About this RNA:
The prediction has a mean pLDDT of 82. This is a predicted structure of a 72-nucleotide RNA (transfer RNA) from a Patescibacteria group bacterium. Its Rfam family is "tRNA". It is annotated as a transfer RNA. It was read from a public genome assembly. NCBI's taxonomy places the organism under Bacteria, Bacteria candidate phyla.
[in-house]
RNA sequence: GGCCUCAUCGUCUAGUGGUUAGGACGCAUGGUUCUCAUCCAUGUAACCGGGGUUCGAUUCCCCGUGGGGCUA
Numbered sequence: 001g002g003c004c005u006c007a008u009c010g011u012c013u014a015g016u017g018g019u020u021a022g023g024a025c026g027c028a029u030g031g032u033u034c035u036c037a038u039c040c041a042u043g044u045a046a047c048c049g050g051g052g053u054u055c056g057a058u059u060c061c062c063c064g065u066g067g068g069g070c071u072a
Base pairs, nucleotide, nucleotide: 001071002070003069004068005067006066007065010025011024012023013022018055026044027043028042029041030040031039048064049063050062051061052060
């Protein structure tokens, strides 16, 4: 250099065109407990950037950025 692939809450992850963008861990608050832990309830917070297609894009296409892989 060429080709392939990945990018979603703080972390891990689900989501094949119309979802309230879901779950686990974490964190916060409350309950329980003499206290802590456990357990229960509630809350918290996300689609890498730009453009295109579409009535509608996290999802499809292009470019870029970053990670991983194969190859010369």